[in-house]
RNA sequence: CAGAGUAGAGGCUGAGCGUUAAGUGCCGGCGGGAUGGGAAGUCGCCCCCCGGACGAAAACUCCACAGGGGGUUAUGAUUCAGUCUCGCGUCCGCUG
Numbered sequence: 001c002a003g004a005g006u007a008g009a010g011g012c013u014g015a016g017c018g019u020u021a022a023g024u025g026c027c028g029g030c031g032g033g034a035u036g037g038g039a040a041g042u043c044g045c046c047c048c049c050c051g052g053a054c055g056a057a058a059a060c061u062c063c064a065c066a067g068g069g070g071g072u073u074a075u076g077a078u079u080c081a082g083u084c085u086c087g088c089g090u091c092c093g094c095u096g
Stems, first nucleotide, its partner, number of pairs: 001096003008086009017076003026052004031047003037092003041088001058073006
């Protein structure tokens, strides 16, 4: 001098959940947790509690004997996994 490597973020794919309403996202207040290999750490991430505001998407078809169920396609501030891309500001360390 250069490089590797986090928590996470977005796209795509697959499998689910929902469209009778969960899930999820937003604002404010309080607390906690983890976070490149190590240490601490936030203007990043997650969780709990309290209060508040608020958006969403169905269609077709089959079976049944009208209750309901199945299939296909779509769809949601939707869940999980895989993959691609992006990716620690400090100090120390690792590789060349």

A computed fold for a 96-nucleotide RNA from a sheep gut metagenome, annotated as THF (Tetrahydrofolate) riboswitch aptamer. Its Rfam family is "THF (Tetrahydrofolate) riboswitch aptamer". Rfam links the family to the GO term tetrahydrofolate metabolic process. The sequence is in RNAcentral, with records from MGnify.